This is a predicted structure of an 84-nucleotide RNA (transfer RNA) from a Candidatus Saccharimonadota bacterium. It was read from a public genome assembly. The organism belongs to Candidatus Saccharimonadota, within Bacteria. Rfam family: tRNA. The family's RNA type in Rfam is transfer RNA. Gene Ontology term of the family: triplet codon-amino acid adaptor activity.
[in-house]
RNA sequence: GGGCGAUUGGCGGAACUGGUAGACGCGGUAGACUCAAAAUCUGCUGAUAGCAAUAUCGUGUGGGUUCAAGUCCCACAUUGCCCA
Repeated sequence: GGGCGAUUGGCGGAACUGGUAGACGCGGUAGACUCAAAAUCUGCUGAUAGCAAUAUCGUGUGGGUUCAAGUCCCACAUUGCCCA
């Protein structure tokens, strides 16, 4: 220099043919159980604002296409592998 892949909550990891995301697990937290713990079971758990109801934002970054983008297109960044 060339080619292929990956990037999604605190972590791992889903998301169909583009149809409106955070499933599931881990972790955290509250509770049940226990003399007390562990294990197990149950609720909650993206961010910001708000007393709350709720609102807004959120898929590496910036653009594009589309009624609609995590998904398609372009550029860039980081990273892994291969070729030279």